[in-house]
Context: one part of a larger RNA
RNA sequence: CUGGGCGUAAAGAGUGCGUAGGUGGUGUCGUAUGUCGGGUGUGAAAGCCCACCGCUCAACGGUGGAAUUGCACUCGAAACUGCGACGCUAGAGUGCAGGAUGGGAGAGCGGAAUUCUUGGUGUAGCGGUGAAAUGCGUUGAUAUCAAGAGGAACACCGGUGGCGAAGGCGGCUCUCUGGAAUGCAACUGACACUGAGGCACGAAAGCUGGGGGAGCAAACAGGAUUAGAUACCCUGGUAGUCCCAGCCGUAAACGGUGUGCACUUGGUGUGGGGGGUGUUGACCCCCCCCGUGCCGGAGCUAACGCGUUAAGUGCACCGCCUGGGGAGUACGGCCGCAAGGCUAAAACUC
Repeated sequence: CUGGGCGUAAAGAGUGCGUAGGUGGUGUCGUAUGUCGGGUGUGAAAGCCCACCGCUCAACGGUGGAAUUGCACUCGAAACUGCGACGCUAGAGUGCAGGAUGGGAGAGCGGAAUUCUUGGUGUAGCGGUGAAAUGCGUUGAUAUCAAGAGGAACACCGGUGGCGAAGGCGGCUCUCUGGAAUGCAACUGACACUGAGGCACGAAAGCUGGGGGAGCAAACAGGAUUAGAUACCCUGGUAGUCCCAGCCGUAAACGGUGUGCACUUGGUGUGGGGGGUGUUGACCCCCCCCGUGCCGGAGCUAACGCGUUAAGUGCACCGCCUGGGGAGUACGGCCGCAAGGCUAAAACUC
């Protein structure tokens, strides 16, 4: 010496399930794969290293030794590892109990508002802006009242509050369905962790076919602004936004922080469950577990900051980085209807 890293410098895959593989709790017995010790054989010579010797010295040469870190056979050891057998319950799972929940899917229902249609009242304006104009209006608008149609979204509650692996999820009711937490310890008895490939899910936009279309609104048209104005502002407005079926597979898919387990001072909010004191009513108060925030100790960090929800201290496994540009591009391959996606260089240049 036997690499260093990944919150912001290059670097955590968008997320999960899981195959191979890697890794794996506790007791006893056995075995002897790894491991450790002894012996034997072999490990050519030369060279390197050490000692002595020969050329006057040295280079060079000679003799002997060591080394050759290895391999094979054999004898032994049994703590650890592996394997075999039998157990255990602290990991993991099942069961039971009462709660929490915008988790998912389908169906039905509701009110407010916008727009449109019809009718009533009513008359000259309305609308819009920094100011205007385009636009709408005597074929009666705007305003107002009533009735009707239709689509989309669900004010208040609403909260660094809840749920979900992530994307994400918010009116109400019903049906089907998933997960987590708490409590009890009845059952299984290591059944576990991670996960190359693989499979599934995956916002918005976009695509194909069919439906729907109120509001909003890329493109587009007009009016303004301006030196110009292919914009910002205004009046309109089509795809789209919505539903069904099927594709696409991306994102500042972010906590810019992979997953699991263990350990390491505290304070203070908040959501869920449980226990205690108490009244035997609910609170308040104290304690335990799980989640979600803020502040901060040691420690860590280039600093910022992180700090029991770690970026601290360790272990297991996966992914990824290796100067900037060229470039997440070309070529090839795979996928896609296409748009494009995934994989992924080099010349050259600084």